Two RNAs folded together computationally: RNase P RNA and transfer RNA, 414 nucleotides in total. Model confidence (mean pLDDT): 78 of 100. It holds a member of the Rfam family "Bacterial RNase P class A".
[in-house]
This record gives sequence, structure tokens and C1' cells, in this order.
RNA sequence: UGAGUAAGUCAGACGGUCGCAUAUGAAAAUAUGAGGAAAGUCCGAGCUCCGCAGAGCAGGGUGCUGGGUAAUUCCCAGUGGAGGCAACUUCAAGGAUAGUGCAACAGAAAUAAACCGCUAUUUAAAUAGCAAGGGUGGAAAGGUGAGGUAAGAGCUCACCAGCGGCUAAGGCGACUUGCCGGCUCUGUAAACCCCAUCUGGAGCAAGACCAAGCAGGGACAUGAAAAGGCGGUUGCUCGUCGCCGUCCCGACGGUAGGUCGCUUGAGCACGGCGGCGACGCCGAGCCUAGAUAGAUGACUGUCAAAUACAGAACUCGGCUUACGAUUUACUUGUUGC
RNA sequence: CGGGGUGUGGCGAAGUUUGGUAUCGCGCAUGGUUCGGGUCCAUGAGGCCUCGGGUUCGAAUCCCGACACUCCGACCA
Repeated sequence: UGAGUAAGUCAGACGGUCGCAUAUGAAAAUAUGAGGAAAGUCCGAGCUCCGCAGAGCAGGGUGCUGGGUAAUUCCCAGUGGAGGCAACUUCAAGGAUAGUGCAACAGAAAUAAACCGCUAUUUAAAUAGCAAGGGUGGAAAGGUGAGGUAAGAGCUCACCAGCGGCUAAGGCGACUUGCCGGCUCUGUAAACCCCAUCUGGAGCAAGACCAAGCAGGGACAUGAAAAGGCGGUUGCUCGUCGCCGUCCCGACGGUAGGUCGCUUGAGCACGGCGGCGACGCCGAGCCUAGAUAGAUGACUGUCAAAUACAGAACUCGGCUUACGAUUUACUUGUUGC
Repeated sequence: CGGGGUGUGGCGAAGUUUGGUAUCGCGCAUGGUUCGGGUCCAUGAGGCCUCGGGUUCGAAUCCCGACACUCCGACCA
């Protein structure tokens, strides 16, 4: 000095003048006032309602191991595979030996065996043997070498790869190492499926209360009991609950007003301890937007300069995406000493 | 704020369920028919199937993420 990898930090600061929202206040005034993503709404929860969510089937999600957490498709630490010279990154990573489906074109043949070829018998054709070599393909009955043979072949052997087995060793475990067996089996499950495991639905326009005001239509049942019917948030069966006047639809109708939900919460930052880490425990401290046409702005002074993505709407924990500046550590090249 | 749907030549659509050559109509271009135009006939061009990744031998189609467009939802009765 070039290229790269990983982990962080900040998101202008301090003032002046004029405004806006909320709280307090009689008033003057005082205090507070967006983000790391407030975004996408992709996961997981809190909270609320649905006449309680019980069982079976169906449907849906997840899928290496161990841990963290309220919980997760998230996070941490590892195992194995893949990529990279490396720092390091990344993986929906159970099962193809339960079964079914699919594999276009090419190719002789696609789960199946003989087109060219090699060898033997006889001169070619023909017959028999073979699967080493060629060709097609993403994929063709393990790979390399040696022996062996008429030619060949795991036919035999050594090493390698896979598969299966082991009361072998290590590890909590995924797995690793070792030994044995010639066992050599196509791929695809982000195709159906099988196995394991989890799973009720809707969402603050949930929902509760006050005030104002306004056409109807349909389903089933109807003296009582029983029976039966109707209805109850995904589908079916059962269970269960409510009603016998319940339920559903609903405009060319009415109101478009108020209060609560609404911000103290798995909260924030500090110190100590435990843990490799995610995180947990203890201590003392702090209160930090809450609107409903929707506030958080404009001008200006100094600091060399003030600039990216972007604006809360019930609330949290993650993920993903957008984006400016900057720091540290590490890897690898080049040049000079 | 919450919940759904759709992206395929210039325009409108099919194909996505069941992965294997991208198809149809209108429009466009060229030629013919006509005195000329329309109609009609023939031929042809034009697509990375919104974008970026993944699974697979192979993706418009399956999976994940993003972007754009669009629809529905106030309460009472």
C1' cells in the first nucleotide's frame, strides 16, 4: 500500500428566538417529547374476546447434538457436509433397506444389459462367453494398481470411498477412532409419503362502557315432558354448552360523539458473582412519547463540515430488508529497508 | 393499523395443481389482393415469465427473501 474476513461504536454537540403535543397548574410557567431500523409483518409471546378449546381423523408447522429463553422457524456452543490459499463463511442436516410416483431429449439399455467392441469355435455370416475400452447422458452394476484369464470380471489381494455389524475405546450426545464382512445397493422426500415432535381460532378496527338514532329479509322450532330441532371460529365424527324465540344476512337506513383498553414493562442503565458462550442470580438506582386528521418543527450562533436510511399508533423478544461515518483484530498479496 | 390476492412479448389472458420446446387473441412489420384505403390471405419479429438466492440433471411452475400493484375490514341494526 492493494484485496479480503470478523466483531463493535456513533447516528451531530452546546446555545438563542418563535411554535406544536402531553402532564401539572387558576394563570404565568415548568417538565418531557421517535429509531437502529419506529419499515416488512416473516416467526414467537403477552393481552382481549369467541358458551372452556376434551378425544379421534384430517390439515398445518418443525426436523444433526447439547444448552439458553416466557416462547420461537430465534440465539449460543459443538458434530458432520460444502465453499475458500487463508482469516473465515455457510447448510430445510431424520428416512430412498416401508411403499408409490417421476427421471424430458440423447442413448442399445434409465433400474434396465449389449450398439460399437474383446475372446473362442470355423474363413465372413452365425453361435457361445465377457463387460475391460469407446459412445450417449446429470446419472450406466464402486475407484486406482497388481495378480489372474481364451478374453474378462471383487474372480483374488493392497489402499481408498460407501454400506452393514461389534457387550472394542473416547465423548452427556451428534459423532470420532479401531476391528470384522467382498456386502457394492441410481437420483429425487423445498414429489406423495413414513417416523418423531408441536399445534383451537381471531385479532386493539381485539374488547368493555356511556350517549344519539334507523327499513327489512331468511332458516328451523313452537301446549308440557321426552324426543327432536337450531346455534356455538376453520373441515368431519363424537363429546360438551346454550336456547326453544333463537340464529343468520343486511341497505338506496342510522351514528360517525365520548371514556377506558394506552403505556411500570419477560422495562432501562450501573456494579458484583456464576457460565467458553447465549444467558442467569444478587444489590442499590431511574420512570423515559401516548396522539385520534394525528405533536416531535422552522430560523439562527460556535465547533473545518453537519450529510445516509428513514417518522411511534396495544406492547414486548427475535429475524429480514434499507443505509452514512468510523474503530479494532485477523488473513493474504505487492513494494522498499 | 390489521388481513388477503396478483406480477408471463406493446395490451389482455392460458400454462403453475402433476417440474422437461413458453402458448392464444388483439396490436406491430413485410408481401399479396384493390384505382386507393379497409376487410381478407400469407409470412415474420418481439419474452432472461417482477427481482435476488436455494432445492433438482433440469424451475414460469417447488422453497426462502425482497420490490411493485391491488382488494377487504368502523360501529348500530